[in-house]
RNA sequence: GCCCAUAUAGCUCAGGAGGCAGAGCGUAUCCUUGGUAAGGAUAAGGUCACCGGUUCGAAUCCGGUUAUGGGCU
Numbered sequence: 001g002c003c004c005a006u007a008u009a010g011c012u013c014a015g016g017a018g019g020c021a022g023a024g025c026g027u028a029u030c031c032u033u034g035g036u037a038a039g040g041a042u043a044a045g046g047u048c049a050c051c052g053g054u055u056c057g058a059a060u061c062c063g064g065u066u067a068u069g070g071g072c073u
Stems, first nucleotide, its partner, number of pairs: 001072007010025004019056001027043005049065005
C1' cells in the first nucleotide's frame, strides 16, 4: 500500500430481507433472614464509533472517515 471482518447499556453480546432498541452479568432500591450468602420484585442506564446520502421512516441500505483485529505484498 491492497483486501476482509468488527464497532449497539459499565462488561459479554443479540437485534441477518428498514417501522417502539433488547438479553445475560453487573449497579440501585425494596421483600425475605436474628444477620449474611442464596433467592424474589422493581428501577435506572444507549445521540446504535463519527460525517454525509437514499427513504415517509435507517442500528439495519449506500459512500466516506476513525479505531481494533486478521490476511496479502